Model confidence (mean pLDDT): 84 of 100. The RNA shown here (SAM riboswitch aptamer (S box leader)) has 95 nucleotides and comes from Megasphaera coli. The sequence is in RNAcentral, with records from MGnify. Lineage of the source: Bacteria > Bacillati > Veillonellales > Veillonellaceae > Megasphaera. The model forms 94% of the base pairs in the Rfam consensus.
RNA sequence: CAUCAAGAGUCGGCAGAGGGAUUGGCCCGAUGACGCCGCAGCAACCUGCUCACAGUAAAGGUGCUAAGUCCAACAGUCGGAAUGACUGGAAGAUG
Numbered sequence: 001c002a003u004c005a006a007g008a009g010u011c012g013g014c015a016g017a018g019g020g021a022u023u024g025g026c027c028c029g030a031u032g033a034c035g036c037c038g039c040a041g042c043a044a045c046c047u048g049c050u051c052a053c054a055g056u057a058a059a060g061g062u063g064c065u066a067a068g069u070c071c072a073a074c075a076g077u078c079g080g081a082a083u084g085a086c087u088g089g090a091a092g093a094u095g
Stems, first nucleotide, its partner, number of pairs: 001095004009039001011038004018028003022073004040065003045061002047057004069091001074088005
């Protein structure tokens, strides 16, 4: 600096208690989560091709494959008000 409303695992092996960043909530988890390895898949940031805007491909480097970044957090707008809707920011993730 760009993107984060889409997409993709009821797979096999190992292992065994926490995990979803933080806080609160709400979820997932011994019918084995989270994690690691393998395989498969998604996307198209880097990359290849095309003169190029742009398009296309998916060999390679990353990333990802519960829930919108799971929701909120700070400020503001709408509203009689809300536990509501929306906008921006912060934080975080990936490149």